[in-house]
Context: one part of a larger RNA
RNA sequence: CUGGGCGUAAAGGGUCCGCAGGGGGCCCUCCAAGCCCGCCGUGAAAGACCGGGGCUCAACCCCGGCUGUGCGGCGGGGACUGGCGGGCUGGAGUGCACGAUGGGCAAUUGGAACACCGGGAGUAGCAGUGGAAUGCGUGGAUAUCCGGUGGAACACCGAUGGCGAAGGCGAAUUGCUGGCGUGCCACUGACCCUCAGGGACGAAAGCGUGGGUAGCGAACAGGAUUAGAUACCCUGGUAGUCCACGCCGUAAACCGUGAGAACCAGGCAUGCCCCGGUCGGCCCGGGGCGUGUCCAAGCCAACGCGAUAAGUUCUCCGCCUGGGGACUACGGCCGCAAGGCUAAAACUC
Numbered sequence: 001c002u003g004g005g006c007g008u009a010a011a012g013g014g015u016c017c018g019c020a021g022g023g024g025g026c027c028c029u030c031c032a033a034g035c036c037c038g039c040c041g042u043g044a045a046a047g048a049c050c051g052g053g054g055c056u057c058a059a060c061c062c063c064g065g066c067u068g069u070g071c072g073g074c075g076g077g078g079a080c081u082g083g084c085g086g087g088c089u090g091g092a093g094u095g096c097a098c099g100a101u102g103g104g105c106a107a108u109u110g111g112a113a114c115a116c117c118g119g120g121a122g123u124a125g126c127a128g129u130g131g132a133a134u135g136c137g138u139g140g141a142u143a144u145c146c147g148g149u150g151g152a153a154c155a156c157c158g159a160u161g162g163c164g165a166a167g168g169c170g171a172a173u174u175g176c177u178g179g180c181g182u183g184c185c186a187c188u189g190a191c192c193c194u195c196a197g198g199g200a201c202g203a204a205a206g207c208g209u210g211g212g213u214a215g216c217g218a219a220c221a222g223g224a225u226u227a228g229a230u231a232c233c234c235u236g237g238u239a240g241u242c243c244a245c246g247c248c249g250u251a252a253a254c255c256g257u258g259a260g261a262a263c264c265a266g267g268c269a270u271g272c273c274c275c276g277g278u279c280g281g282c283c284c285g286g287g288g289c290g291u292g293u294c295c296a297a298g299c300c301a302a303c304g305c306g307a308u309a310a311g312u313u314c315u316c317c318g319c320c321u322g323g324g325g326a327c328u329a330c331g332g333c334c335g336c337a338a339g340g341c342u343a344a345a346a347c348u349c
Base pairs, nucleotide, nucleotide: 004320005319006318007303008302012317014201015200016199017198021194022193023192025088026087027086028085030083031082033081034080035077036076037075038074039073040072041071042070049065050064051063052062053061054060091191092188093187094186095185096183097182098181099180103177104176105175106174107173108172109171110154114150115149116148117147118146119145120144125136126135162169163168206247207246208245209244210243211242215241216240220236221235222234223233258316259315260314261313262312263311266294267293268292269291270290271289272288273287274286275285276284277283298305299304322349323348324347331342332341333340334339
C1' cells in the first nucleotide's frame, strides 16, 4: 500500500451550511510537471547468476561475462492528467412572468368546548366502577338558563393530500421572510459536486430566571383490587405541560436505506404547473416537477427492492471488523446540573 461490506446479520453521521482536501463538461493554441521512447553518465568492490581456471575433489580462491528496479543529464513524442491563455453552452446560476404551499417569525382577531365566579329557577342527590368506596352536595350540589373571567387547543375542511434540510409544521387576518415548480425568451460562462476539522439548526423530557396555570397530569395522598399491590381501576393532586429569555444536544432523530450525477421496459392512482382540444368551466390528451402502488430486466441469503432502486456505473464523506465486559472505566473537551461527545483493558464465552 492492499480486502470485503453497511434496509432487516456488525455497520449511514439527527439535519443542513461550509474552509482545507478529494473529484470535475465541450473545443482550440502553447508549456511539457506527471506519462512514453531513445542515447549518455552513474548504479564501488565483494556477493548472487553464467562461462573458464587454481588447491588430488569440495568448501575456499582467481579471471571473464551478464545483470542491476533506481537516480541524473541530453534529445524526442504530445493521446491522457496537469498548467498558462482563448472560446463554447448542455452542468450551475441570474433576470422576467405565472403558480401551489399547515415552510419560518411577529402582531391582532374569532367560535366551540372546559373550569371558576355572580345571578335566576329548582331539589336530593351527584360523581365514579366490573361492583364499590374515598370525593362533592340541604352552608342547596348535579342537571338547566343568563352574565362575567381565565388558560390551553384549534372540530368539520382533512386526504392514501401539501410544505420544510432534518427536527417538524393545521382556526382566521395582516405585516416581514425562506425555499420550490412551470413557461418563454434574455443574460453570466464551469461560477460545479462532495466535505475531515468547524459552524448553525435540532422532538420530547430536563435545567436557570421571571411570568402564567383552564384541562391534563410524573411525584405524592387517599379509595379499591389482591396472598401482597410501592401497579393496572377510582377520587384528588405538585412539578410539568403554556409564554419570554438563556441552557441542554439526546431519540426506534427510521425510509432502520449519506449526498450529487448519468444510464436502464411498463401499468395504475394522486398533488401542483404548463401546452393542446373546449367560448370558458367540468372533462380528455400530452409534457415537467413531486407523492404513492403493482410489476419487466437486473439485484438480493431470503424477505424484498425495482426510474423516489436495494438495478448498472462515477465522485466525495461517514461507518463496520465475534458475543459479553461496555452507548462502561480512565483521560480530555463541553454542561449550572442532569449528563453529553470521544472511548479502552483485564477477565470471560